[in-house]
Molecule: transfer RNA
Organism: Candidatus Altarchaeales archaeon
RNA sequence: GGACCCGUGAGGUAGUCAGGAUAUCCCUCCGGCCUUCGGAGCCGGCGACCCGGGUUCGAAUCCCGGCGGGUCCA
Numbered sequence: 001g002g003a004c005c006c007g008u009g010a011g012g013u014a015g016u017c018a019g020g021a022u023a024u025c026c027c028u029c030c031g032g033c034c035u036u037c038g039g040a041g042c043c044g045g046c047g048a049c050c051c052g053g054g055u056u057c058g059a060a061u062c063c064c065g066g067c068g069g070g071u072c073c074a
Stems, first nucleotide, its partner, number of pairs: 001073007011026002020057001029045005050066005
């Protein structure tokens, strides 16, 4: 220098190919119920699409450019 893959709550993960309303599930955390207390269980809540631009009525998803990580080639 070139090719390919990946980036989503504090952590892990689905969704992306084939655009659709409020982004899935697990865990952590907070509150409530329950309990003598705690735990477990049940219920509720907070919290995320790497950045910028474009296309579109509508973008995590499509396009372009960057940033970061990985693999391979030179």